[in-house]
RNA sequence: AGAGUUUGAUCCUUGGCUCAGAUUGAACGCUGGCGGCAUGGCUAAAACAUGCAAGUCGAGGGAGAAACCCCUUCGGGGGUGGAAACCGGCGGAAGGGCGAGGAAUACAUUGGAACGUGCCCCGAGGUGGGGGAUAGCCAGGGGAAACUCUGGGUAAUACCCCACAAGCUCUUCGGAGGAAAGCUCCGGCGCCUUGGGAGCGGCCAACGUCCCAUCAGGUAGUUGGUGAGGUAAAGGCUCACCAAGCCAAAGACGGGUAGCGGGUGUGAGAGCAUGGCCCGCCACAUCGGGACUGAGACACUGCCCGGACUCCUACGGGAGGCUGCAGCGACGAAUCUUCCGCAAUGCGCGAAAGCGUGACGGAGCAAUGCCGCGUGCAGGAUGAAGCGGCUUCGCCGUGUAAACUGCUGUCAGGGUGCAGGAAUACUGACCAUACCCAGAGGAAGGACCGGCUAACCUCGUGCCAGCAGCCGCGGUAAUACGAGGGGUCCAAGCGUUAAUCGGAAUCACUGGGCUUAAAGGGUACGUAGGCGGCCCUGUAAGCAUCUCGUGAAAUCCCACGGCUCAACCGUGGAAUUGCGGGGUGAACUACAGGGCUUGAGGCAGGUAGAGGUCGUCGGAACGAUCGGUGGAGCGGUGAAAUGCGUUGAUAUCGAUCGGAACGCCGAAGGAGAAGUCAGGCGACUGGGCCUGUCCUGACGCUGAGGUACGAAAGCGUGGGUAGCGAACGGGAUUAGAUACCCCGGUAGUCCACGCCCUAAACGAUGUGCACUAGAUCGAGGCGGCUCUGACGUCGUCUCGGCCGAAGCGAAAGCGUUAAGUGCACCGCCUGGGGAGUACGGUCGCAAGGCUAAAACUCAAAGGAAUUGACGGGGGCUCACACAAGCGGUGGAGCAUGUUGCUUAAUUCGAGGCAACGCGAAGAACCUUACCAGGGUUUGACAUGCAUGGAUUAGCUCUUGGAAACUUGAGUAACGCCCUUUGGGUGGAACAUGCACAGGUGCUGCAUGGCUGUCGUCAGCUCGUGCUGUGAAGUGUCGGGGUAAGUCCCUUAACGAGCGCAACCCCUAUCGUUAGUUGCUAACAGGUUAUGCUGAGUACUCUAGCGAGACUGCCGGUGUCAAACCGGAGGAAGGUGGGGAUGACGUCAAGUCCUCAUGGCCCUUAUGUCCUGGGAUGCAAACGUGCUACAAUGGCGUGUACAGAGCGACGCAAUCUCGCGAGAGUGAGCAAAUCGCAAAAAGCACGCCCCAGUUCGGAUUGCAGGCUGCAACUCGCCUGCAUGAAGUUGGAAUCGCUAGUAAUCGUGGAUCAGCUACGCCACGGUGAAUACGUUCCUGAGCCUUGUACACACCGCCCGUCACGUCAUGGAAGCCGGGAGCGCCCGAAGUCGCCCCAUCUCAGGGGUGCCUACGGCGAGAUCGGUGACUGGGACGAAGUCGUAACAAGGUAACCGUA
Repeated sequence: AGAGUUUGAUCCUUGGCUCAGAUUGAACGCUGGCGGCAUGGCUAAAACAUGCAAGUCGAGGGAGAAACCCCUUCGGGGGUGGAAACCGGCGGAAGGGCGAGGAAUACAUUGGAACGUGCCCCGAGGUGGGGGAUAGCCAGGGGAAACUCUGGGUAAUACCCCACAAGCUCUUCGGAGGAAAGCUCCGGCGCCUUGGGAGCGGCCAACGUCCCAUCAGGUAGUUGGUGAGGUAAAGGCUCACCAAGCCAAAGACGGGUAGCGGGUGUGAGAGCAUGGCCCGCCACAUCGGGACUGAGACACUGCCCGGACUCCUACGGGAGGCUGCAGCGACGAAUCUUCCGCAAUGCGCGAAAGCGUGACGGAGCAAUGCCGCGUGCAGGAUGAAGCGGCUUCGCCGUGUAAACUGCUGUCAGGGUGCAGGAAUACUGACCAUACCCAGAGGAAGGACCGGCUAACCUCGUGCCAGCAGCCGCGGUAAUACGAGGGGUCCAAGCGUUAAUCGGAAUCACUGGGCUUAAAGGGUACGUAGGCGGCCCUGUAAGCAUCUCGUGAAAUCCCACGGCUCAACCGUGGAAUUGCGGGGUGAACUACAGGGCUUGAGGCAGGUAGAGGUCGUCGGAACGAUCGGUGGAGCGGUGAAAUGCGUUGAUAUCGAUCGGAACGCCGAAGGAGAAGUCAGGCGACUGGGCCUGUCCUGACGCUGAGGUACGAAAGCGUGGGUAGCGAACGGGAUUAGAUACCCCGGUAGUCCACGCCCUAAACGAUGUGCACUAGAUCGAGGCGGCUCUGACGUCGUCUCGGCCGAAGCGAAAGCGUUAAGUGCACCGCCUGGGGAGUACGGUCGCAAGGCUAAAACUCAAAGGAAUUGACGGGGGCUCACACAAGCGGUGGAGCAUGUUGCUUAAUUCGAGGCAACGCGAAGAACCUUACCAGGGUUUGACAUGCAUGGAUUAGCUCUUGGAAACUUGAGUAACGCCCUUUGGGUGGAACAUGCACAGGUGCUGCAUGGCUGUCGUCAGCUCGUGCUGUGAAGUGUCGGGGUAAGUCCCUUAACGAGCGCAACCCCUAUCGUUAGUUGCUAACAGGUUAUGCUGAGUACUCUAGCGAGACUGCCGGUGUCAAACCGGAGGAAGGUGGGGAUGACGUCAAGUCCUCAUGGCCCUUAUGUCCUGGGAUGCAAACGUGCUACAAUGGCGUGUACAGAGCGACGCAAUCUCGCGAGAGUGAGCAAAUCGCAAAAAGCACGCCCCAGUUCGGAUUGCAGGCUGCAACUCGCCUGCAUGAAGUUGGAAUCGCUAGUAAUCGUGGAUCAGCUACGCCACGGUGAAUACGUUCCUGAGCCUUGUACACACCGCCCGUCACGUCAUGGAAGCCGGGAGCGCCCGAAGUCGCCCCAUCUCAGGGGUGCCUACGGCGAGAUCGGUGACUGGGACGAAGUCGUAACAAGGUAACCGUA
């Protein structure tokens, strides 16, 4: 010191949320060795058992127990002794606790005058005489007890009287009043009066001290006076009378909350938060009231009364007060021992010894905090084992860590000794110190490891379980969950939670903002207030400086010192930023006085204007009425209809009436404070500007409250009403249409008066003043120049615009009309939603306005700009995209694929274009992955190891079986070595076992590869430079031009890459080379005929190599260009035609069932083998095709011309047989040689004559053929017979721009055969049309809007329904605190009356005040409440489509 989080990305820190830090009287979780010093009921100021916490004095007094001694008549007496109790004195007002109450009777600081004061200190004086009682005690009585009554008698430093009195008190200044106590150890200690002091206390003032204005007025002893009372003392403190004041926006009064300060936490500071421990003050002592005593109390462990509660009781009465120390229960997340001691410090009493002291000193408990120490140190590599990871199977990590060797001895444990705290004797507990013993032994955990934030792998899990401070992780490869290993950070602790400050400049004094992010009041005038021009003089309040007093101590800071260090503690200093007194100064502010003119205002003369109010007049248009002409429609719309019209509309002419609004001028124009203001004229009236510089002399600026004005809508009363027109009616549109469109139409719009007071009341920009480059346009004045004027031009003042320097701004932009630079004053803002809402108040006739929250909820909501994408936005341009044309599909039958259904199974995949004659270029078995059944388990297939043994493979036969397989018998190879038959070996094989095989099982959303598509569309990018804070832009835009980002020109761009094109292949022309199997012109031979043969290489052809085409040439157009148009030549002309070739990317597109492959799953099965079945099942739907519906045709006969292929498991000629499919035979051919092979349409002739036909061929029957182990499910072909639908096909839809469409046949792959009408290829015949780019679809470029970015198949709004949550209203119900009125009135002070009285007292009654209690009416706060209102939130509910694009009716604001 910052960081994370809004976006596809960017900037704005515009804005909120969150984190890292420090801290705590803490609590909770896990863990826990020692010590020092601190701290420890924050909640129920709720209730308390038990013990202790205030006594002491015999030197004030009487009396005198126990014990001891003496005497005794044995009843007792005396002495010493001094306990308990009593009288008396002092102290129980301190110490200790707590924070309820209290917002001022308090506290803090600084001052003040009208007071008191026991004990203590200093000073002065005095201390004489007398009296009567009463406790205790004795006797008797009452009571359960507490306690109490009666009688007797007694003492005092208890009480009273008399005397003397002052320098005492009072005083009318004459006078009056007026105290005392003794004890003694003989030292003294006391007592009384009085003066002073110290310390302590009472009282007063100023200033300061939280929140709410949704608390705005409060107050009757209230404010003051006079007099009296009262008090220690001033005072309405109290009372009588008089006056009517007093307080308040600088916040009275009311409500809420709170003990205050020194300080403490945090912070750079200013601040913010806080007030536990310690110190000072206050307040309280079960709740409320009261006084007594006393120096002091209205008294924590005193008294009286009332209330609540608890306890005892013999029921008659009594007792009690832990907010003292411990402790108990309760409450709570939570807070300790019913300890020791008066040794120290201090306090009370005492002459003192001493006694008392839960103050205090200590110990105990608690990691609650701070501080310190330890849990070992050194060596030690086999880099052990274990665990974990990778995996090439060998490595790596844990890790010198351990083991092992050596060493040390802190702390804890055991033992011994003793100085100090301790003064002078006694002293609890503890500290500290020295030495010895043993022995690494007894002593490490917690959190975290996705980013922020230091630290990563494996497994498990599979949007589950869970995590999470924020962003967010988890849906089968999770560094984010859980575990293991490893690591990081702290460490006797570590984390979590809560809380405060910080970061947050996020309330901004230091130190923020308001055009668009939240935020300028709708506008003006003006009160208080704030601020205020120039000069002179004075004062000294502010200000500056010096000084004095105060600002307690502790704390913080500094220095030094003491505990071994530290925490902790001591001493000294500094600081305490404050307040008060005094001195000095006079610049500035202020105040007082005097002067000035530039701010402001006035005066005079001009001047522009929709400025305002009232009156009056006018024309156009419109409507109505009357009349004329006229005669069927008009009107209205996208198209219509409702409506009007033969009772005469619309149209047109004339006349009259009516209301509202004012064309042209007119404009970027003018005026006004704003709202707003527009026909002409008149009256009245406000303001501005210019010129002159005559007057006043700071008279000024702003402006909380306040007042006035304030569009439209709306309200009240009364008018008016032509047009328009909410509501309403009708017609359309639509799925609906309570809308948009149309026909009508009431309020209203208009006027007068009175209300309302809001707008996107906007420049989203408060008012005023000053300063800071200009250019230009417009409006209103004045002046200079040209002899004058117009005009022009120059200058100046004011107003209204546009563009721009600097500067500012997040940017867009602003820029002398500031959003620049400053000053003054006001208003306003502080995340989004909830909400401009609720409640309260106030205004209003109402509608409603103004003021204005909270709960709850979200991690954003925003601003500007960028790149895309999109638009029922725009521009330009393409494409069989449309149009023009030709032929189809959609209807029929059949084929084929798909869906669906069915099924034991109908295996699987493909799903808009871009799935559907697709994978499949061949499902009867096989294929085959599916189903049923039957088998098999190292396996149908691969490799390795171990063991076995000559068994094996093959062949022949055989049992069972549907087969697979299985039973049995026989025979029996092969390699190598020794080699004689033969033997050995184990290579292959076989058997057994182990590793492993196998999987068309899952995941194409884990992947590779391959493929489809946009699209053969012209695009997609980079380097450097430049621009921008940045995303990004520029380049790639613009002009021209192209099939093309092809090219040219311009140009802050210059270049480059992937695409385009070209290079490649086929084809069209020619040349050349080469001629067999091809060809045959010439020559020769031969045949019925044929290049059949010789021969030839000319032609065709074959297949190698070349040539050719490049806008090269000419003309025109064009920018001197690129290029285009036309032409020549040429086989071919502007890419000649076709193919191959597919940029960056998109679709989580397709494929795990081609193959490969991660992970997961199966392993006597999800592997594998076999038989049979299924994939061909059929109500229905769709796609793709074939054949047709016929005469441009069908049938018959005859006849002509291709290309490209294929052939040995083959193609097969010829011949024979068969109607035919085919069969038999088999020449020839591994092919330019032989064969398939006939090409068909065509052409020629003939028949058919428009019909369900001589069209069409489905379906079915019979008979055959072929392939094959086998044609039932389920093949193809042939013949005969049968002869269905169908007569050109609805909405809709497909292909094609030339050798194309259409039409005709041919071949091939796969393949035993074939369901091929499919697919791929080949040639034959061979068109029509394209004006054109408005529209549909798709695409490219530029531009525009955007609330989209998963990108329009987007986003998103409201009602309804469901769930959850908080909240408003509500008949009421319940409760709290505070006051008011009335009633009652305890105790008690004071007053009065009576009794009593020697004194001190006392008794009874009563008055005022009054606690508690009661009654009553309100206000206020809170809880609850049937029902009800909206709100927020909630993976997949309903209805619509409002907004975002021109969002499909531009949106939005106010109002009804």
The prediction has a mean pLDDT of 83. Small-subunit ribosomal RNA from an uncultured prokaryote, 1456 nucleotides, folded computationally. The RNAcentral record of the sequence draws on ENA. It matches the Rfam family "Bacterial small subunit ribosomal RNA".